[in-house]
RNA sequence: GGGAAUAACUCAAUGGCAGAGUGCCAGCUUCCCAAGCUGGACGUUGCGGGUUCAAAUCCCGUUUCCC
Numbered sequence: 001g002g003g004a005a006u007a008a009c010u011c012a013a014u015g016g017c018a019g020a021g022u023g024c025c026a027g028c029u030u031c032c033c034a035a036g037c038u039g040g041a042c043g044u045u046g047c048g049g050g051u052u053c054a055a056a057u058c059c060c061g062u063u064u065c066c067c
Base pairs, nucleotide, nucleotide: 001067002066003065004064005063008022009021010020011019016053024040025039026038027037028036046062047061048060049059050058
């Protein structure tokens, strides 16, 4: 100097309601298990400021990691 940081994990997300898969919990199904189906609980978008009607997204600073 460049890049990354978002749910427990892996990752999405044109400046306009923060999502998916896996996992977790409950139910349905089944003689039981697994698989399948339905629903639910989960988030200070690393942190602190700024711009904007509105920021995960743009700007500044900062922390950690990678090159």